Predicted 3D model of a 74-nucleotide RNA (transfer RNA) from Aestuariibaculum marinum.

[in-house]
RNA sequence: CGUGAGGUAGAGUAGUUGGUUAGCUCAGUGGACUCAUAAUCCACAGGUCGCAGGUUCGAGUCCUGCCCUCGCUA
Numbered sequence: 001c002g003u004g005a006g007g008u009a010g011a012g013u014a015g016u017u018g019g020u021u022a023g024c025u026c027a028g029u030g031g032a033c034u035c036a037u038a039a040u041c042c043a044c045a046g047g048u049c050g051c052a053g054g055u056u057c058g059a060g061u062c063c064u065g066c067c068c069u070c071g072c073u074a
Base pairs, nucleotide, nucleotide: 002072003071004070005069006068007067010026011025012024013023019057028044029043030042031041032040050066051065052064053063054062
């Protein structure tokens, strides 16, 4: 250089043919329980879906360029 996979909350991940609240687990915060802590239960907060454009009535999803991570080939 060429090529494949990936980038979604602090961490790990799902998201079906483009559509009807962007979800799950852990972590965090508050509360209940306890003499207290852990465990358990309830609630809350946290995402402008890597960046910038385009298509569309509508984009995490489709298209283009760029950035980053991992692999393959030379």
Description:
The sequence is in RNAcentral, with records from ENA and Rfam. NCBI's taxonomy places the organism under Bacteria, Bacteroidota, Flavobacteriia, Flavobacteriaceae, Aestuariibaculum. It matches the Rfam family "tRNA".